The prediction has a mean pLDDT of 78.
TPP riboswitch aptamer (THI element) from a Pseudomonadota bacterium, 107 nucleotides, folded computationally.
The sequence was found by an Rfam model in a public genome assembly.
It matches the Rfam family "TPP riboswitch aptamer (THI element)". Gene Ontology term of the family: thiamine pyrophosphate binding.
Of the family's consensus pairs, 96% are formed in the model.

[in-house]
Order: sequence, then structure tokens, then C1' cells
RNA sequence: CGCAACACCCGGGGGAGCCGUCACGCGCGGCUGAGAGGUCCAUUUCGGACGACCCCUUGAACCUGAUCCGGCUCAUACCGGCGAAGGAAGGCGUGAUGUGACCGCAA
Repeated sequence: CGCAACACCCGGGGGAGCCGUCACGCGCGGCUGAGAGGUCCAUUUCGGACGACCCCUUGAACCUGAUCCGGCUCAUACCGGCGAAGGAAGGCGUGAUGUGACCGCAA
């Protein structure tokens, strides 16, 4: 100096479904899930900020195709396909470890 994996730091990306009920209110009860709206604000608008959680190129986190196709289910979820598809958010940061190359010194 390079490489590998790890931890940390800073930065960034993302979603919020289904069933029942309803006074229609991110209401209440239940389900799956890491997460299904926890706090504050707004309420003309499916809204905004923060938080929790997941994910950041080794990227099925998440989005598009898609009001997709088959199985299963009341439905979502789940399983298979689509899918070697198209997109998708990281840094010459810090630390210690391992390893490689080169240079110097000593024996």
C1' cells in the first nucleotide's frame, strides 16, 4: 500500500395489507409479518415530521409488469411461476483482525 470479512461512525432507501365491525376516526377486535401508524402536527387533500422495523450494489428491502398466472384461503397471508425480467438506496470514513505485495533494519 492492496485485498477479505467484522464492528462502529456518518449518510441514504422503503412499506404500512387482509377479515369483521363501525359513531367512517390512520376508530375498535382478529390474522399474517421484522414492521401493518408509536408520538406530534395538519385535516380541503389517499397529508407532513419524527420514531420503531427492514434494507443499502454480495442490493427479491421495496417499486414496475400487476386489478398478472396456478395451488391453498372467507380474504390477505402462504407455496410455485413470472424471475438469469426491468428498476432500486454508500462513503479514497474510523477501529482492530487476517492475508498478500513491496521497502528498510538486524541476525